Background: The part of an RNA shown here (small-subunit ribosomal RNA, central domain) has 349 nucleotides and comes from an uncultured Gammaproteobacteria bacterium.

Context: one part of a larger RNA
RNA sequence: CUGGGCGUAAAGCGCACGUAGGUGGAGCAGCAAGUUGGAUGUGAAAGCCCUGGGCUUAACCUGGGAACUGCAUUCAAAACUACCGCUCUAGAGUACAGGAGAGGGAAGUGGAAUUUCCGGUGUAGCGGUGAAAUGCGUAGAUAUCGGAAGGAACAUCAGUGGCGAAGGCGACUUCCUGGACUGAUACUGACACUGAGGUGCGAAAGCGUGGGGAGCAAACAGGAUUAGAUACCCUGGUAGUCCACGCCGUAAACUAUGACAACUAGACGUUAGGUCGCAUGACGACUUAGUGUCGAAGCUAACGCGAUAAGUUGUCCGCCUGGGGAGUACGGCCGCAAGGUUAAAACUC
Numbered sequence: 001c002u003g004g005g006c007g008u009a010a011a012g013c014g015c016a017c018g019u020a021g022g023u024g025g026a027g028c029a030g031c032a033a034g035u036u037g038g039a040u041g042u043g044a045a046a047g048c049c050c051u052g053g054g055c056u057u058a059a060c061c062u063g064g065g066a067a068c069u070g071c072a073u074u075c076a077a078a079a080c081u082a083c084c085g086c087u088c089u090a091g092a093g094u095a096c097a098g099g100a101g102a103g104g105g106a107a108g109u110g111g112a113a114u115u116u117c118c119g120g121u122g123u124a125g126c127g128g129u130g131a132a133a134u135g136c137g138u139a140g141a142u143a144u145c146g147g148a149a150g151g152a153a154c155a156u157c158a159g160u161g162g163c164g165a166a167g168g169c170g171a172c173u174u175c176c177u178g179g180a181c182u183g184a185u186a187c188u189g190a191c192a193c194u195g196a197g198g199u200g201c202g203a204a205a206g207c208g209u210g211g212g213g214a215g216c217a218a219a220c221a222g223g224a225u226u227a228g229a230u231a232c233c234c235u236g237g238u239a240g241u242c243c244a245c246g247c248c249g250u251a252a253a254c255u256a257u258g259a260c261a262a263c264u265a266g267a268c269g270u271u272a273g274g275u276c277g278c279a280u281g282a283c284g285a286c287u288u289a290g291u292g293u294c295g296a297a298g299c300u301a302a303c304g305c306g307a308u309a310a311g312u313u314g315u316c317c318g319c320c321u322g323g324g325g326a327g328u329a330c331g332g333c334c335g336c337a338a339g340g341u342u343a344a345a346a347c348u349c
Stems, first nucleotide, its partner, number of pairs: 004320003007303002012317001014201004021194003025088004030083001033081002035077008049065006091191001092188004096183003103177007110154001115149007125136002162169002206247006215241002220236004258316006266294012278281001298305002322349003331342004
């Protein structure tokens, strides 16, 4: 290289947009680059293969043939691919009308609760645990009532419910804004799919500058436990968690399952639409797009998957090749740093 693979054995980039490239719907003409056939030339000899001959035979030598799967020129064919021309509408897209949604951004508003502060009532405990103690409290705590401040999060609704490419998104109102879905027509006419590089987005933690700080809480302190206890439990508590702007670029970033398209039994839920029916209602049937459960065929080492495929196929990309060493060293690139990314070898089993 051929070949084999990637849910769990090694292996799907965290996700998207998109450049080059690869691949690409239907009809009719043309062309003849690929493709197919013929002819001519060439494809040294030897060797291999076939068939004769010569050494007593064989090895060996030798005659003839075949082969040399190739290349060039030329003649022809036109199904397929490419190219070129004209069309088409089933892919894709646009317009129109609808309803759904925690999709995103900004501003404002609300109530419950925790905490703190002020005031009232009130008195000896409170708190915490397996049990305690540290801690708080006669300078009046805990409890309870009224008021104020401030920050963060939004109970019920809530649902294998919804939306988003993924990360993710949940109080209410307003403004700005993206996408999907359904319906029926009209329009464009292959405008498509994938996507090396590239670009953007990307939880939490962390970093920089400036704010903010109620609760929670790494570090830290104390009390317990224990043989010890740098823990688990308790009392405190700082970064942080929150906001603005800028970095970081990683996760069991998981459906451990790349994207797109086509095809292949059913049954039962559920979300958003549409159509039809009648016994007009908590109704039934069909259908499109999602989201679940169970299953036929098939697949799978098994578990399981099963129209949301891990079935049957096509196109394109990524990735794997025994364990450890190691996702490490060195070098490059990126980063303020932490570190990230790319990524070996010796040695060893």